The RNA shown here (SAM riboswitch aptamer (S box leader)) has 105 nucleotides and comes from Salirhabdus euzebyi. It was read from a public genome assembly, where an Rfam model found it.
RNA sequence: CUCUUAUCAAGAGAAGGUGGAGGGACUGGCCCAAUGAAACCCGGCAACCGGUGCAUCUUGCAUACGGUGCUAAAUCCUACAAACAUGGUGUUUGUAAGAUAAGAG
Repeated sequence: CUCUUAUCAAGAGAAGGUGGAGGGACUGGCCCAAUGAAACCCGGCAACCGGUGCAUCUUGCAUACGGUGCUAAAUCCUACAAACAUGGUGUUUGUAAGAUAAGAG
């Protein structure tokens, strides 16, 4: 990097430190940001895999101990398609795309 499977309306400092201008993947919006963005450290959350313990032992529960991960707004909404309603547009569902984990190449 590619493929497969699963999950994505919950949770985690808006008064921590360093840093200095951007960021929210992309389209179109709409937001966040010098009352300090990204990034790094500390703190925290707890999704997957592993470890450990208990048990009603094909599995469940606990534990933050390890490997990643996450830590504004529903994956912030949206894009493409269908259905319903219909003045504009709105609502619902699915697909695509994306993110994370595990396995394989």
Notes
The prediction has a mean pLDDT of 82. Its Rfam family is "SAM riboswitch aptamer (S box leader)". Gene Ontology term of the family: regulation of gene expression.